[in-house]
Molecule: c-di-GMP-I riboswitch aptamer
Organism: Candidatus Acetothermia bacterium
RNA sequence: UGAACGAAAAGGCAAACCCGGGGCGACCUGGGGGCGCAAAGCUCAGGGCCUCCGCAUCGAGGAGGUAGCCGGGCUGCCGAA
Numbered sequence: 001u002g003a004a005c006g007a008a009a010a011g012g013c014a015a016a017c018c019c020g021g022g023g024c025g026a027c028c029u030g031g032g033g034g035c036g037c038a039a040a041g042c043u044c045a046g047g048g049c050c051u052c053c054g055c056a057u058c059g060a061g062g063a064g065g066u067a068g069c070c071g072g073g074c075u076g077c078c079g080a081a
Base pairs, nucleotide, nucleotide: 005079006078012037013036017032018031019030020029021028022027035068041074042073043072044071046070047069048066049065050064051063052062053061055059
């Protein structure tokens, strides 16, 4: 130095829940909060899951949501074993 790996430290992110705002809804967003996270950084809705619509009736379709379920792409801090 590289790969693999994940002890420590610094710094970072922020689940549930509560309050304000937005949305029919899934959910999003600001504040509090902190379950967890070494990619829980960015990005892509391919699979999964969820919502709404609607019908020839329950399974396909349409419109959405979720990246902290899996997966693809790009990038990245630290350095014990």